A computed fold for a 514-nucleotide part of an RNA from an uncultured prokaryote, annotated as small-subunit ribosomal RNA, 5' domain.
Context: one part of a larger RNA
RNA sequence: ACGCUAGCGGGAGGCCUAAUACAUGCAAGUCGAACGGUAAGGUUCCUUCGGGAAUACACGAGUGGCAAACGGGUGCGUAACGCGUACGAAACAUACCUUUAUCAGGAGGAUAGCCUUGGGAAACUGAGAAUAAUACUCCAUAGCAUUAUAAAGCGGCAUUGCUUAAUAAUUAAAGCUCCGGCGGAUAAAGAUUGUCGUGCGUCCCAUUAGCUAGUUGGUGAGGUAGAGGCUCACCAAGGCGAUGAUGGGUAGCUGGUUUGAGAGGAUGAUCAGCCACACUGGUACUGAGACACGGACCAGACUCCUACGGGAGGCAGCAGUAGGGAAUAUUGGACAAUGGACGCAAGUCUGAUCCAGCCAUCCCGCGUGCAGGAAGAAUGCCCUCUGGGUUGUAAACUGCUUUUAUUAGAGAAGAAAACUUCAGAUUUAUCUGAACUUGACGGUACCUAAUGAAUAAGCACCGGCUAACUCCGUGCCAGCAGCCGCGGUAAUACGGAGGGUGCAAGCGUUGUCC
Numbered sequence: 001a002c003g004c005u006a007g008c009g010g011g012a013g014g015c016c017u018a019a020u021a022c023a024u025g026c027a028a029g030u031c032g033a034a035c036g037g038u039a040a041g042g043u044u045c046c047u048u049c050g051g052g053a054a055u056a057c058a059c060g061a062g063u064g065g066c067a068a069a070c071g072g073g074u075g076c077g078u079a080a081c082g083c084g085u086a087c088g089a090a091a092c093a094u095a096c097c098u099u100u101a102u103c104a105g106g107a108g109g110a111u112a113g114c115c116u117u118g119g120g121a122a123a124c125u126g127a128g129a130a131u132a133a134u135a136c137u138c139c140a141u142a143g144c145a146u147u148a149u150a151a152a153g154c155g156g157c158a159u160u161g162c163u164u165a166a167u168a169a170u171u172a173a174a175g176c177u178c179c180g181g182c183g184g185a186u187a188a189a190g191a192u193u194g195u196c197g198u199g200c201g202u203c204c205c206a207u208u209a210g211c212u213a214g215u216u217g218g219u220g221a222g223g224u225a226g227a228g229g230c231u232c233a234c235c236a237a238g239g240c241g242a243u244g245a246u247g248g249g250u251a252g253c254u255g256g257u258u259u260g261a262g263a264g265g266a267u268g269a270u271c272a273g274c275c276a277c278a279c280u281g282g283u284a285c286u287g288a289g290a291c292a293c294g295g296a297c298c299a300g301a302c303u304c305c306u307a308c309g310g311g312a313g314g315c316a317g318c319a320g321u322a323g324g325g326a327a328u329a330u331u332g333g334a335c336a337a338u339g340g341a342c343g344c345a346a347g348u349c350u351g352a353u354c355c356a357g358c359c360a361u362c363c364c365g366c367g368u369g370c371a372g373g374a375a376g377a378a379u380g381c382c383c384u385c386u387g388g389g390u391u392g393u394a395a396a397c398u399g400c401u402u403u404u405a406u407u408a409g410a411g412a413a414g415a416a417a418a419c420u421u422c423a424g425a426u427u428u429a430u431c432u433g434a435a436c437u438u439g440a441c442g443g444u445a446c447c448u449a450a451u452g453a454a455u456a457a458g459c460a461c462c463g464g465c466u467a468a469c470u471c472c473g474u475g476c477c478a479g480c481a482g483c484c485g486c487g488g489u490a491a492u493a494c495g496g497a498g499g500g501u502g503c504a505a506g507c508g509u510u511g512u513c514c
Stems, first nucleotide, its partner, number of pairs: 001509004007366006013359002015324001020322003024319003029066003034063002037059002041057001042055005073277003082202008092194002097190007105139004115128005145170005151164005175182002203249003210240003215237008252274004256267004279300005302313004330356001332355003338352001339350004369400004380390004405451005414441001420435007458503005463484003469498005479486002
C1' cells in the first nucleotide's frame, strides 16, 4: 500500500511519485517619542443642513529609521574542506546587546507628499511652483582611530605581534520628549554570529590509465573584511597519478534510526546541527550581514491582461486545485502561552508557534461483561442410527456489576506578567511588595449522579514444514500452491458446511531492510 472487518481513549506520524503546473486567501512588518502633514474615523464648535473650522484621540498615502539575510520550505545540484572531528588565523569581519572613556559647535542646498497641469487602455509616468527632517552636503573640533616616518621595551612563528612615547596629514555627530527619559558620534574591550586555512575520515566502476597552460611555483600589482592564480603583467617548467589521478555512475552530510549477543549490515522519515537551492541561467545594487524564496536588472521557457502601442507573474511558506501515483490530511481557530520584528510604552504584525479537524498509518492502554446454571433443551453437524457423540455452561433462566455508552450537574492547571494605582527601600533610577487585568484550546480534561448487559468481533488458517479433522460436492476438470507438492470416483491439500487452531480492533496478502 491493497483485501475483509471495525467500539473507545492517550501519544506520535501523515506526497517516499512530477525540484510538475498552479485559481483564491493569508504567510513581514512596525515606529506620530525622527519629519512635513491630515485621506478616512472620533470629539468640539459653526452651519444656508450642501458643508466648513478646530483638535491630534487617531492616522491613509509620503520622506526617514529599524527589520525584511531570522523564522518557514525543499533535497535539484554536490563525491566537495560539502559534511564529521581535531586544530589554526602573527591573515579576518561582526548591526542590535553589555562595559569603559571622550564628544555633540556652526552653516547650507535640495526633494517626496500636498498644489497646478500633461501623457497612457493599463502598468505607470512627464513638467511647473512651494516645503520638512534623526534624509543629504560643507566647515570647525580630534585621539588609544587610519596613513607615512622613525625609536625603545617585551614576546613570537619567517613576514612580524603587543606596549610606550614623538612628528605630519586625514576622518565625527541629531535630535525628539509626556521632562521621567529615548536616542547620536569616535575609540577600546567583551559577548554573539560569521569568514578563511589545514590533518584525518567520507559510495561503486580499471570493461575509465594517463590528466593539467592560470595549469604548478616565483616577483610585482590589483582586488577583498582578510591569506591566496582570486585576477592581471613578467619569469621559471612545473603540478597530480596503481597508496587509483582523470573520466563515468550514484548520492545532500551528520547526531541518529533499524537489525543483530556482538562485530557488522541497511538506512538518513519525524526532531536537532551543517550545506545547497528558490520557474531556468547570469549579474550586481542596498546593507553590519545577501549576490537575497514572498527585492532589482538582463536573457530564456511557460501562463495571463491588452485599446496591439505595451504590460503582469513565479506556493521546494500555510491551506487548497489539477496532474502523476499503490499511496499521504482542513481553502479551520488564536496570538492565551513560548519565540521573533518594530516601538519608551500601550500595542501592532507573526500559516513561526500553540491548538482543533481528517486518516486503525504506527505504538500503548481499555472494553465488548461477571457468578451460578444439565431437562446436558432445541437447531446444526457426525456416526456402527428406537440410540449415541459434538456444538456445550454455550443458550434459556437466576443473581450481580457499570469500565465504556447515553443523559444531567459541577468544572480546571496551563497566567508568569507587562500596563495602571498604592506602599516601601535605597546606590535617585532602579528594585521590592500589594491590588487590578489577560485562555484559542474549551464548558475540553477530570469529577459526581441516574439508566440499563444495556452501545461494541472480526480475520486468516487446519497435508508436512506448522498449532488445528470430519462430511458433502467435484473427478488431472474446476481449482490450490511459500517449498515439497495436491486434483484422473471415498481428496484431512480444490469448493461448501460443521468442528477446531492462531491472532485480535484488528487480521491476512504484497513490497522492502536486518

The prediction has a mean pLDDT of 83. The RNAcentral record of the full RNA draws on ENA. Rfam family: Bacterial small subunit ribosomal RNA.